[in-house]
RNA sequence: GCCGACGUAGCUCAACGGCAGAGCAAGCGAAUCAUAAUCGCUGGGUUACUGGUUCAAAUCCGGUCGUCGGCACCA
Numbered sequence: 001g002c003c004g005a006c007g008u009a010g011c012u013c014a015a016c017g018g019c020a021g022a023g024c025a026a027g028c029g030a031a032u033c034a035u036a037a038u039c040g041c042u043g044g045g046u047u048a049c050u051g052g053u054u055c056a057a058a059u060c061c062g063g064u065c066g067u068c069g070g071c072a073c074c075a
Base pairs, nucleotide, nucleotide: 001071002070003069004068005067006066007065010024011023012022013021018055026042027041028040029039030038048064049063050062051061052060
């Protein structure tokens, strides 16, 4: 340099045009003599950025950035 995949909550991942969610973690509470386990509740989002298509975009399209992999180059 070329090609491909991926980027969503603190972490791991769903949702593949039609209300952005789960588990874990965090906070609060129940229970216990107490702690842990357990149970309940609550909070937490620029869906990488930007532009476009659409009545409607995390999702489709273009560009940019980043991560990973493959190929090439290594005079």
Annotation: Predicted 3D model of a 75-nucleotide RNA (transfer RNA) from an Anaerolineae bacterium. Its Rfam family is "tRNA". The family's RNA type in Rfam is transfer RNA. Its mean pLDDT, the model's own confidence on a scale to 100, is 82.